[in-house]
RNA sequence: GAGUCGGCCAGGCGAUCGCUGGUUCGGGGCUGGUCCCCGAAACGGAGGAAAGUCCGGGCUCCAAAGGGCAGGGUGCCAGGUAACGCCUGGGGGGUGUGAGCCCACGGAAAGUGCAGCAGAAAGGAAACCGCCGGUCCGCCGGUAAGGGUGAAAAGGUGCGGUAAGAGCGCACCGCGUGGCUGGCAACAGGCACGGCGAUGGUAAACCCCACCUGGAGCAAGACCAAAUAGGAAUCCGUCAGCUGUGGCCCGCAGUGGAUUCGGGUAGGUCGCUAGAGGCCGGCGGUGACGCCGGUCCCAGAUGAAUGAUCGUCCAAGACAGAACCCGGCUUAUCGGCCGACUC
Numbered sequence: 001g002a003g004u005c006g007g008c009c010a011g012g013c014g015a016u017c018g019c020u021g022g023u024u025c026g027g028g029g030c031u032g033g034u035c036c037c038c039g040a041a042a043c044g045g046a047g048g049a050a051a052g053u054c055c056g057g058g059c060u061c062c063a064a065a066g067g068g069c070a071g072g073g074u075g076c077c078a079g080g081u082a083a084c085g086c087c088u089g090g091g092g093g094g095u096g097u098g099a100g101c102c103c104a105c106g107g108a109a110a111g112u113g114c115a116g117c118a119g120a121a122a123g124g125a126a127a128c129c130g131c132c133g134g135u136c137c138g139c140c141g142g143u144a145a146g147g148g149u150g151a152a153a154a155g156g157u158g159c160g161g162u163a164a165g166a167g168c169g170c171a172c173c174g175c176g177u178g179g180c181u182g183g184c185a186a187c188a189g190g191c192a193c194g195g196c197g198a199u200g201g202u203a204a205a206c207c208c209c210a211c212c213u214g215g216a217g218c219a220a221g222a223c224c225a226a227a228u229a230g231g232a233a234u235c236c237g238u239c240a241g242c243u244g245u246g247g248c249c250c251g252c253a254g255u256g257g258a259u260u261c262g263g264g265u266a267g268g269u270c271g272c273u274a275g276a277g278g279c280c281g282g283c284g285g286u287g288a289c290g291c292c293g294g295u296c297c298c299a300g301a302u303g304a305a306u307g308a309u310c311g312u313c314c315a316a317g318a319c320a321g322a323a324c325c326c327g328g329c330u331u332a333u334c335g336g337c338c339g340a341c342u343c
Base pairs, nucleotide, nucleotide: 001343002342003341004340005339006338007337008336009335011313012312013311014310015309016308017307019045020044021043023041024040025039026038027037028036029035030033047319051330052329054328055327056326057325058324059217060216061215062214071213072212073211074210075209076090077089078088079087080086091105092103093102094101095100106208107207111206112205113202114201128147129146130143131142132141133140134139155173156172157171158170159169160168174196175194176193177192178191180189181188182187221270222269223268224267231261232260233259234258235257236256241255242254243253244252245251277296278295279294280293281292282291283290284289314317
C1' cells in the first nucleotide's frame, strides 16, 4: 500500500417552550377508595435494524383418547438452545497467491419420467473416415489406437503385446466388493480381491428414506358496563285511557306499571411489559453456550407521546419510528473507531 474477518458508535454540548409515563408533594371533589380532577417538582421516554412478516418459541382461545394415512417442512456429522430452516465446531466439494469466502451437501444397482441439434452410433447402443488381413478389386473379415460429431462416445496414463488393435497382460490413478486402522460420527487412510458394457446424467421431476409438524392470533383473550332497543322470571293491573276496524254503540285486535336476572352495543379496565432481561466478575467448554455470585430497572402510548426553536462545535450527521413479548434470518444504512489476520 492492497485486502479479509470480528466487535462497537449512530452528531456532541447548552438554553427556552411543549408532549407522554409512573413516583412524590400540594389543592379540590364525592359514593371516602389500591378513587377521580387540577397543579408542581425531579426522573424515565425508539432501533441496530423498531422494517420485511420469512422461520422458531412464550402467552391466549378453540380443537384433540391413542395410532396411522394425506398435506406441509427439513435434509453431510456432532453439539448448543425454550425452539428453529438459527448458531458453533468438524467432514466433504468448489474458489482465491493468501487471510478467507461459497455450497438444498440424504438416495440415481426400488420404480416411473425427461434429454433439442449434430453424429455411423446416446441408454444400454457403433463403425462414417481411418488402420490391418484376405481378395475374383465387386467386396468380405478383424479392430476401436487415431480423426470427425457432441455437454457426454464403452474408465485414464504409460509400458508390453498384436497383422492391426483391444484390460488382451502388467504398473499407477479411478471404480466396485470385503476386511483392517483412526475418529462418537460425517469421513479419512491403508490392505486384499474383481479387468470394469458391472454401476452414464437429472430428485428446487415424480418418487423413496429419515426426522419434525393441530388451528387461529393481543382486533388473542378476561372483566366492568350507560342511553335506547330487545329477552326471561315474579308481582300488580287486566278498570279506565289510547290506537285500529266501523257512520256510531256493542264487540274484536293491539298497547301497561314495578322489581329482579342474564346477554350485550357505545365506552372503560386488565392483558401491557421484571424479562429464555442488561452490566460486571469468577468457573467449565476449542466454540456456540452453560453454571455461580454481585449489581441495575431500562418506553408502554391507544388518534396514538418521544418534538420544536435558537446558539455553539466538528469530521457536517445515513437508513429509518415501538404498538403483546422474545430468539433468529433477510433487506436498508452517512461517516468513523477498536481488535485479530493475510498478501
Model confidence (mean pLDDT): 79 of 100.
Bacterial RNase P class A from uncultured Congregibacter sp., 343 nucleotides, folded computationally.
Rfam family: Bacterial RNase P class A. The family's RNA type in Rfam is ribozyme.
The RNAcentral record of the sequence draws on MGnify.